[in-house]
RNA sequence: AUCUUAUCAAGAAAGGCGGAGGGUUUUGGCCCUAUGAAGCCUUGGCAACCCAUAUUACUUUAACUCAGUAGUAUGAAGGUGCCAAUUCCAUCCUGGUAAAGCAAUGCUUUAACGGGGAAGAUAAGUC
Numbered sequence: 001a002u003c004u005u006a007u008c009a010a011g012a013a014a015g016g017c018g019g020a021g022g023g024u025u026u027u028g029g030c031c032c033u034a035u036g037a038a039g040c041c042u043u044g045g046c047a048a049c050c051c052a053u054a055u056u057a058c059u060u061u062a063a064c065u066c067a068g069u070a071g072u073a074u075g076a077a078g079g080u081g082c083c084a085a086u087u088c089c090a091u092c093c094u095g096g097u098a099a100a101g102c103a104a105u106g107c108u109u110u111a112a113c114g115g116g117g118a119a120g121a122u123a124a125g126u127c
Stems, first nucleotide, its partner, number of pairs: 003125006013043005021032003027090003044083003049079002051075009087119001092116004097111006
C1' cells in the first nucleotide's frame, strides 16, 4: 500500500529533551499553544479490537465430545490502539420545524435540530 467487516457521544497525563506550530485533506468557523505546539524518550493510566476463563442458543452428530457461528458475564498476562474539545463543528445529499424574502398556494435564504454519504482513524482478517 489492496480489499472486506466492525467501531468512532464514554474513558484515561505526569516528567525529560525539543523550540513553533497543532487540531487528517480543501474551504469556512471555532479552539489549543512561549503558563511551551509538533516530534522523540521515560513512567503512569484508559479501553477491551485481538486475547483468556466461564456460560447460553444455534449448526454439525443416532447421541455426546470436539469444532464452528452468534450472544452474555468476568478478567487484563500478552499483540495493537488511545490519553483537549462528538472523528472539535460544518463542507455533499436529505427530513420535518421556525423565521424572513419573493410577479407568491410554492420556491429561495437563514437558524437550531435530526438522518444518510464522502473522507479519515483504529482493530481483525486479506492481497
A computed fold for a 127-nucleotide RNA from Sediminibacterium salmoneum NBRC 103935, annotated as SAM riboswitch aptamer (S box leader). The prediction has a mean pLDDT of 79. The source organism's lineage runs through Bacteria, Chitinophagia, Chitinophagaceae, Sediminibacterium and Sediminibacterium salmoneum. Of the family's consensus pairs, 97% are formed in the model. The sequence was found by an Rfam model in a public genome assembly.